Model confidence (mean pLDDT): 83 of 100. A computed fold for a 71-nucleotide RNA from Spirillospora sp. CA-294931, annotated as transfer RNA. The organism belongs to Spirillospora, within Bacteria.

RNA sequence: UCCCUCAUCGUUCAAGGGUAGAACGCCGCGCUGUUAAUGCGGAAAUCCAGGUUCGAAUCCUGGUGGGGGAG
Numbered sequence: 001u002c003c004c005u006c007a008u009c010g011u012u013c014a015a016g017g018g019u020a021g022a023a024c025g026c027c028g029c030g031c032u033g034u035u036a037a038u039g040c041g042g043a044a045a046u047c048c049a050g051g052u053u054c055g056a057a058u059c060c061u062g063g064u065g066g067g068g069g070a071g
Base pairs, nucleotide, nucleotide: 001070002069003068004067005066006065007064010024011023012022013021018054026042027041028040029039030038047063048062049061050060051059
């Protein structure tokens, strides 16, 4: 310098262009003599900037960062 791949709640992962969801964790309430376990409810996220589209986490371009490869 070039090529491939990945980036989504605090964490680990889903979501084949049409309401961003699950588990664990966190907060509140119930249950319990208390805690744990358990039940119900809640908050919380698409790496950045453009483009395409009626509509983008998803497609395209560039950038940033992680991983792998070529020279």